The RNA shown here (c-di-AMP riboswitch aptamer (ydaO/yuaA leader)) has 148 nucleotides and comes from Nocardioides sp. R-C-SC26. Rfam family: c-di-AMP riboswitch aptamer (ydaO/yuaA leader). On this family, see Barrick et al., Proc Natl Acad Sci U S A 2004: "New RNA motifs suggest an expanded scope for riboswitches in bacterial genetic control". It was read from a public genome assembly, where an Rfam model found it. The coordinates come from a structure-prediction model, not an experiment, and the mean pLDDT is 79.

[in-house]
RNA sequence: CGCUGAGUCCGAGACCGUCACGGCGGGAUCGGAGCCGGGGAACCAUCACAAUCUGGGGUGAAUCCGGUGCGAGGCGGCUCGAGCCACGGGUCGUGGAGCACCGGUAGGGCGAGUCGUGCCCGAAUCCGUCAGCUCACCCGGCAGGCGU
Numbered sequence: 001c002g003c004u005g006a007g008u009c010c011g012a013g014a015c016c017g018u019c020a021c022g023g024c025g026g027g028a029u030c031g032g033a034g035c036c037g038g039g040g041a042a043c044c045a046u047c048a049c050a051a052u053c054u055g056g057g058g059u060g061a062a063u064c065c066g067g068u069g070c071g072a073g074g075c076g077g078c079u080c081g082a083g084c085c086a087c088g089g090g091u092c093g094u095g096g097a098g099c100a101c102c103g104g105u106a107g108g109g110c111g112a113g114u115c116g117u118g119c120c121c122g123a124a125u126c127c128g129u130c131a132g133c134u135c136a137c138c139c140g141g142c143a144g145g146c147g148u
């Protein structure tokens, strides 16, 4: 300087480092502007074939499908501990939450517009049984990652 992203700017500033003592750099925290997200009426929507464990919801482009492998809880049979129940172990079957990998995909990005082509992403996480929209109003965030 550039990309992704809301993730920027201004003022004050304890404190820290440094100094040629003129200053310079960092900076918790506070205030403001701006941007972003959440909660939140009426009307509308949903509403008895509804939702509420098949939990539900939010941020985000990050959803959904197929294949391969592994495979928990649960259920059943047999067997052992100890005669039965219960409990525990072993084993077989059933079953399938979830995980990993591969291939696609809704969708997203690569300075603005258009056409074409190419490259990349298609994650992660939060709330905690609870939230439709939503004026007033209330609350929160202003990161991280990457390239030259």
Stems, first nucleotide, its partner, number of pairs: 001147004008033005015026004034142006044132001055130001056127004064104007074094008107121004